This is a predicted structure of a 72-nucleotide RNA (transfer RNA) from Parcubacteria group bacterium GW2011_GWB1_42_6. Rfam family: tRNA. Rfam classes the family as a transfer RNA. Its mean pLDDT, the model's own confidence on a scale to 100, is 83.

């Protein structure tokens, strides 16, 4: 240096233009003698970052960041 791929919640990951969700982890609570298990409940994201298109963007679309992967 030249192509491709990922970036969403503490983690792993949905969500292929119309309200941003799940499990697992947290929080209360219920159940036990207690604890794990199990149940309900609740919180929790300015979708890497700036722009652009559109009535309407996590998703199109260009710039650049970081990470992987080829190639040279």
């Nucleotide at each position: 240096g030249c192509c491709g791929g990922a970036g969403u919640a503490g983690c792993u990951c949905a969500a292929u233009g119309g309200c941003g969700g799940a499990g697992c982890a947290g929080u209360u609570g219920c159940u036990u003698u207690g604890u794990a298990a199990g149940c309900a409940u609740c919180a929790g994201g300015u979708u890497g970052u700036g722009g652009g298109u559109u009535c309407a963007a996590a998703u199109c679309c260009c710039a650049c960041c970081u990470c992987c992967g080829g190639c040279u």